[in-house]
RNA sequence: UUCCAUCUUCGGGGCAGGGUGAAAUUCCCGACCGACGGUAAAAAGCAUGAGUGCUUAAGUCCGUGACCCGCAAUUUUUUAUUGUGGUUGAUCUGGUGCAAGUCCAGAACCGACAGUUACAGUCUGGAUGGGAGAAGAUGUCG
Numbered sequence: 001u002u003c004c005a006u007c008u009u010c011g012g013g014g015c016a017g018g019g020u021g022a023a024a025u026u027c028c029c030g031a032c033c034g035a036c037g038g039u040a041a042a043a044a045g046c047a048u049g050a051g052u053g054c055u056u057a058a059g060u061c062c063g064u065g066a067c068c069c070g071c072a073a074u075u076u077u078u079u080a081u082u083g084u085g086g087u088u089g090a091u092c093u094g095g096u097g098c099a100a101g102u103c104c105a106g107a108a109c110c111g112a113c114a115g116u117u118a119c120a121g122u123c124u125g126g127a128u129g130g131g132a133g134a135a136g137a138u139g140u141c142g
Stems, first nucleotide, its partner, number of pairs: 004139007017029003031122002033111002035064004043056005059109002068086007091107005113125003
């Protein structure tokens, strides 16, 4: 330094203002938000004598997770746990340059399920849950 085991902690944001209406944060105008890992050429910071390295950096590039639907095992027998499979949204144009779906500029687009006096990315609920994963501690082996 790496791998493995156990444990601890952490691990998602958002309708201002207005219109219609009996009723809408659900419709209309408009506003706002962007989980986790990977990838990077700017810029900034840090380190170095230098080369260079490190950190931060993508909602729509590649994957992952939540939701939903199955399967298997176990089980207190149809409930729970564990494992596993499937499904799951969206970007272009211009600029710079050797090189950019990541930089700069502009214009677009997307967002589970259930509920609701009226249709929800933003309200309420499952959820004081689960979770990709992040950090740390201890131990063993190489």
A computed fold for a 142-nucleotide RNA from Virgibacillus chiguensis, annotated as FMN riboswitch aptamer (RFN element). The organism belongs to Virgibacillus, within Bacteria.